[in-house]
Predicted 3D model of a 74-nucleotide RNA (transfer RNA) from an Elusimicrobiota bacterium. Rfam family: tRNA. Rfam describes the family as follows. Transfer RNA (tRNA) molecules are approximately 80 nucleotides in length. Taxonomically the source falls in Elusimicrobiota (Bacteria, Pseudomonadati). The prediction has a mean pLDDT of 84.
RNA sequence: GGGCGGAUAGCUCAUUUGGCUAGAGCGCCGUGCUGAUAACACGGAGGUGCCGGGUUCGAAUCCCGGUCCGCCCA
Numbered sequence: 001g002g003g004c005g006g007a008u009a010g011c012u013c014a015u016u017u018g019g020c021u022a023g024a025g026c027g028c029c030g031u032g033c034u035g036a037u038a039a040c041a042c043g044g045a046g047g048u049g050c051c052g053g054g055u056u057c058g059a060a061u062c063c064c065g066g067u068c069c070g071c072c073c074a
Base pairs, nucleotide, nucleotide: 001073002072003071004070005069006068007067010026011025012024013023019057028044029043030042031041032040050066051065052064053063054062
């Protein structure tokens, strides 16, 4: 330098013919239970989806450029 894959909640990941005021598990907070913890049950907070543009009534999803990470080739 070229090719491919990835970036979404604190962490690990879903979400694929565009309909999403984006979910799950773990973690965190609260309540119940207990003598008190843990476990268990119930509830809650937490994300402008890597960045900047474009298309569209509507973009996490499509298009363009960039950044970072991984693999391969040179």